[in-house]
RNA sequence: GGGUGGGUCCUGUGCGGCGGAAGCCCGCGAACCUGGUCAGGGUCGGAAGACAGCAGCCAUAAGUGGUUCCUUCCGGGUGACACAGGGAUACCUGGUCGGU
Repeated sequence: GGGUGGGUCCUGUGCGGCGGAAGCCCGCGAACCUGGUCAGGGUCGGAAGACAGCAGCCAUAAGUGGUUCCUUCCGGGUGACACAGGGAUACCUGGUCGGU
C1' cells in the first nucleotide's frame, strides 16, 4: 500500500432493567334514592297470622387507603444485551498478500 472480517454509527425486532398507570389482594366505605336480616312502631285480619318497612347489624357499589409478589399497558439519551438489515467518510481492531 491492496484486499477482507469485526467494532464504533443508523434502523427494526426481541429480552432484561428503570419510571408511570391499571388490574389482582387486604381494609375503610351508603340516613334515604343497593341488597339481606329486619327490634320498636305501622297497616290488614274475629283470630292464627300476613304485608310494607325506619333504626341497628351484615355484605357490598361508587370511591378511597395500603402492600409487595404477580398480570397487562405506556415511556426513554435504559443495557462494555441478543438477532436481522443498512452503511459515504473517518477511527479502532484481527487475519492475509505485496513492497520497503